RNA sequence: AUGUCUAUUUCGCUGAAUUUCCGCCGGAAUGGCGGAGAGCGGGGGAACCGGUCGUGUCUGCAGCAUCCGCUGCGGCCAUAUGGGGUGAAUCUCGAAAGUAUAGAGUAGGGCUACUCUUUGGCCCGAAUCCGUCAGCUAACCACGCAAGCGUAUUAAGAGAGGCAGC
Numbered sequence: 001a002u003g004u005c006u007a008u009u010u011c012g013c014u015g016a017a018u019u020u021c022c023g024c025c026g027g028a029a030u031g032g033c034g035g036a037g038a039g040c041g042g043g044g045g046a047a048c049c050g051g052u053c054g055u056g057u058c059u060g061c062a063g064c065a066u067c068c069g070c071u072g073c074g075g076c077c078a079u080a081u082g083g084g085g086u087g088a089a090u091c092u093c094g095a096a097a098g099u100a101u102a103g104a105g106u107a108g109g110g111c112u113a114c115u116c117u118u119u120g121g122c123c124c125g126a127a128u129c130c131g132u133c134a135g136c137u138a139a140c141c142a143c144g145c146a147a148g149c150g151u152a153u154u155a156a157g158a159g160a161g162g163c164a165g166c
Base pairs, nucleotide, nucleotide: 011150012149013148014147018038019037020036021035022034023033024032025031039145040144041143043141044140049135054079055078056077058075059074060073061072062071063070064069082133083130084129085128086127091105092104093103108124109123110122111121112120114161115160116159117158118157119156
């Protein structure tokens, strides 16, 4: 000097997932727990309109029955080719190899560093929850505020607007 890796800080990105105050624990912390408010986010929930009534194991009560059991009304648990929610994440095709899957597309979504639009470029197109049930829905009710990444002069072009400096 160059390249690579790691860490911290700054700044930034996806996302609703930010912020203020109070109390308690603690020697203290950018620590932990609890509560209240602001802000953001989705859910349940009338009328009107619209729409429709699973399965299995165990079990309680009543009735029938000689036994095995059967019927009706419930309870707990589980769950399918039921249904629904959060989310951009839906759908089509599909090998080697029969299922599946890899993969190829796609509805849709994100980034490109002052903001918006656009051109070009680069990506995602998952996961999970409820438990038979939820349409819309005023009042009202309870709930969430996580998780995960990138980065040090690097962050492309154009138009409009704004900010700052001279």

Record summary: This is a predicted structure of a 166-nucleotide RNA (c-di-AMP riboswitch aptamer (ydaO/yuaA leader)). The prediction has a mean pLDDT of 76. Its Rfam family is "c-di-AMP riboswitch aptamer (ydaO/yuaA leader)". Rfam describes the family as follows. This family represents a conserved RNA structure found upstream of the ydaO and yuaA genes in Bacillus subtilis and related genes in other bacteria.